[in-house]
Formats: sequence, C1' cells, structure tokens
RNA sequence: UGAGGUUGCCGGGCGGCCGCGCGCCGAAAGGUGUGAGGAAAGUCCGAGCUCCAUAGGGCAGAGUGCCGGGCAACACCCGGCGGGGGUGACCCAGGAAAGUGCAACAGAGAGAUACCGCACGCUUGACGUGUAAGGGUGGAAAGGUGAGGUAAGAGCUCACCCGCGGCCUGGCGACUCGUCCGCGAUGUAAACCCCGCUCGGAGCAAGAAACGAAAGAGCGCUUGAGACGGCCCGUCGAUGCUCUCAGGAUUUCGCUUGAACCCAUCGGUAACGAUGGGUCUAGAUAGAUGACCGCCGAUUACAGAACUCGGCUUACAGGCAACGCUCACAAC
Repeated sequence: UGAGGUUGCCGGGCGGCCGCGCGCCGAAAGGUGUGAGGAAAGUCCGAGCUCCAUAGGGCAGAGUGCCGGGCAACACCCGGCGGGGGUGACCCAGGAAAGUGCAACAGAGAGAUACCGCACGCUUGACGUGUAAGGGUGGAAAGGUGAGGUAAGAGCUCACCCGCGGCCUGGCGACUCGUCCGCGAUGUAAACCCCGCUCGGAGCAAGAAACGAAAGAGCGCUUGAGACGGCCCGUCGAUGCUCUCAGGAUUUCGCUUGAACCCAUCGGUAACGAUGGGUCUAGAUAGAUGACCGCCGAUUACAGAACUCGGCUUACAGGCAACGCUCACAAC
C1' cells in the first nucleotide's frame, strides 16, 4: 500500500415559517413542553399480561439436540470439546457399531455382488468352481503400503500406519493419554427412527367497567307496583316497575415506568451479577410525527409505532471506530 476477519456505532446537521397528535397552563384567544427505528418489518423462538380450559398418570402429536455456565425464559449469549472448510484471522455444523428404508443415471454388483481379467477342471463354451490383486462404472465398490504365502488370490499371516469399540490415565463434563486387548463396519437422520429434555388453547378487535334501544315474560294503574339509602309513619306516584335476552368499530380503562436506560465501584476469563448515583423516553382509534425556504454537506439507503419486553432472521446508499487481528507485496 492492497485484500480480508471479528465486534460495535452513525444513518443528514443548523436556523426560519406554516401545520398535526398528546400533556400542562388559560374563561377564551392562545402559550408552553414533547413527538418513530436500527430494523418500528418477518411474526420465527422465549416471556409478562388477559380470558377460557385444567385431579393424577399414560399414549399420540409437536419442538429441541456436543459439554459447562449465564438469563425471568429461549432455538439467545459466553466459555470449552471433537469433526469439516479456509494459506490465515476465522467460519460451519454435532446420534449411522439398535433396527428399517433409500442411494437417480451408469454399473455384474450400492453391504450384497463375478462384467472383463486371473487360476484350476472337463462335458471345450453364452461352461463350472475359486478369486476383490488388476481393469471398467460411479460422488461413493471389500482399510492403506510393503513382505510372506498361494493353482491364482485374499488381513490368509506378519511389520508399520489409519479407523472403531473395550480397558486404563486425566478432566465437573463433552472428551482425552497409552507400549494393552478385540475388530475392519459405504453414504444419508432438513428419511423413518433411537435416546434425553420441554410443551393446554386463544390472543389487546385480549379483556374489564359504564350506558341499556327494540323484543319477550311477569306485576301494577287508587284494593296502588315502585321511589324517598335498611324499617315504620308520611309524601310522591303511572306507556310505570322487575326479570330475561341484548343492538352499538358508543364512552372510559387496559395504554405505557419497564426483568427500562446511563455512569461509577466491586466479583467473574467471559456472558453476566451485586451495590451506589442519575434520567423519564410517542400513546393515536380513521389513526399525529408533515410541507416550504435559507446555509452547510451530499446523487442520501432500507423503511414508519398501535399491549409491552428479551432474542433471532431479513432489508439497508454511504460512513466511522476498535483489535498488541490475518494474508500478500514493497522499503528499512
């Protein structure tokens, strides 16, 4: 200098003027404060909250998937283990030796096989038997190399190596060390499945309160239902009173202060936790957050709340920062 990796952040600024939602002040006119995002999105996970359901247990079904920790919880986050990819910083993903299924085309044969070849035999040919060394097909074909051995061959035997299981060593654990013992087993679980763990449903148009039309039933209209806070007297008293059912996108609440954010100290490798201090940050219901002008900057992205949080994923013009980060080239 160039190309990258991981993590985090910004996402036009200032001013003027006219408007809109909400809060407060005001009798009013008006004044004043405040007003979208990192994803408000997808609705994919996990919760709070609300209503319905619910003895207990099991089956089915769904989800999840290495180990330890964090968190209210999670499929999230942190640290670690083994495997694969990359020159590397780093990234991806976790049962195939319980069983079943599948493996197109090609190929004789896809865990069970003899097409060519090799060897032997005799019935001499589209023959039989043995054989996985060699060839051919394929993404994948009987652990690899060498030696012995054999009719020809073969873990058939041996040496070394590779892989799997057991035992042993270390570790909380995933896992791992080893000169020991046994074995040689294709791939696929986002195929069925095995094993462990978790799981009732619907969602703020949830739901709660107020108002109580029309309709139906009952009681009553001076022998009086009912009202005057419970009882008595008294007064009033008639399209009235009670009950059932219940129209309505009516009004109010739910509604925004929350497992919230920021700073410091301490504990912890870290995620995170504890303590102390500080801050208040939209709340509509046909749904506000906009338009114009000036200066600077700049081809200005993706996009817009609707009950609220914690994550994940997806979209995003352009720009910034951090790391005793990585690789290549050059110079010293």

Annotation:
The RNA shown here (Bacterial RNase P class A) has 332 nucleotides and comes from a Christensenellales bacterium. Model confidence (mean pLDDT): 75 of 100. Lineage of the source: Bacteria > Bacillati > Bacillota > Clostridia > Christensenellales.